[in-house]
Context: one part of a larger RNA
RNA sequence: CUCUGCUGAAGGAACUCGGCAAAUUGCACGCGUAACUUCGGAAGAAGCGUGACCUCGAUAUGGGCAACCAUGUCGGGGUGGCACAGACCAGGGGGUAGCGACUGUUUACCAAAAACACAGGGCUCUGCGAAGUCGCAAGACGACGUAUAGGGUCUGACGCCUGCCCGGUGCUGGAAGGUUAAGAGGAGAGGUGCAAGCUUUGAAUCGAAGCCCCAGUAAACGGCGGCCGUAACUAUAACGGUCCUAAGGUAGCGAAAUUCCUUGUCGGGUAAGUUCCGACCUGCACGAAUGGCGUAACGACUUCCCCGCUGUCUCCAGCAGAGACUCA
Repeated sequence: CUCUGCUGAAGGAACUCGGCAAAUUGCACGCGUAACUUCGGAAGAAGCGUGACCUCGAUAUGGGCAACCAUGUCGGGGUGGCACAGACCAGGGGGUAGCGACUGUUUACCAAAAACACAGGGCUCUGCGAAGUCGCAAGACGACGUAUAGGGUCUGACGCCUGCCCGGUGCUGGAAGGUUAAGAGGAGAGGUGCAAGCUUUGAAUCGAAGCCCCAGUAAACGGCGGCCGUAACUAUAACGGUCCUAAGGUAGCGAAAUUCCUUGUCGGGUAAGUUCCGACCUGCACGAAUGGCGUAACGACUUCCCCGCUGUCUCCAGCAGAGACUCA
């Protein structure tokens, strides 16, 4: 010096990306316990007290014929120690916000999460020899099921909701019309032959699905504007004009896990705050099941703050054990 432990004056997060690590707390009983809430919770919230031993009294339960034995409970008095849940074992706590409702699942060996799943919701296919899947087939699964069933897909408890656009793409429907393959059809034309014929080619016309076309459909894939002017201070524009579109973003939210400019501006917290919380709205580039906004409970998730606690630090020191090192 390294590792594993232990202790530490004064301070107590000043350390650091970050309290990482360590320390604190820890049991039982009694008291006491906030916001919020889906009334179940939150909650062991928080916080406070008691606990050993001796002795006296009261009392309960079980066993025993009984004497009595065992195990508790309550009250009074006293004793000793630094310390009485005396070792070991054994929750630190509180507040704010984000995300995900929750318990679960996952990258065996760098990721446990906000990712996956989930109950619930929707759309869609499927009438049973079902749809779908595997197989060349036979056959099998689906299912010894039958639309309260099964498949696909999206969303993701619950609460309040889920706006406008069908022009494009997709899907569904459509007795017309257009286009159109094989096939049907054969007007004609060529070769050859004396001819019958053989052979090659072949126009109209009739021919499905598909496509074109016409509709419907967005919890299908997706999309949801620009410029100019205007109010008796200024500023702003309820209002007007104009261009374009299939339609021009509704509710709610908003510098956000989304905000470039940006450490936006204001307020809070600090002596001092690029983070955090509450607002504002100028949304570079939120937005409604690629769900929007809330939400009690939950989380080895993420952010910020406070109390307690500490060698994380100011600033290191000592001790024990094991290495390293030197000598043998």

Notes
A computed fold for a 328-nucleotide part of an RNA from Jiella avicenniae, annotated as large-subunit ribosomal RNA, domain IV. The sequence was found in a public genome assembly. The organism belongs to Jiella, within Bacteria.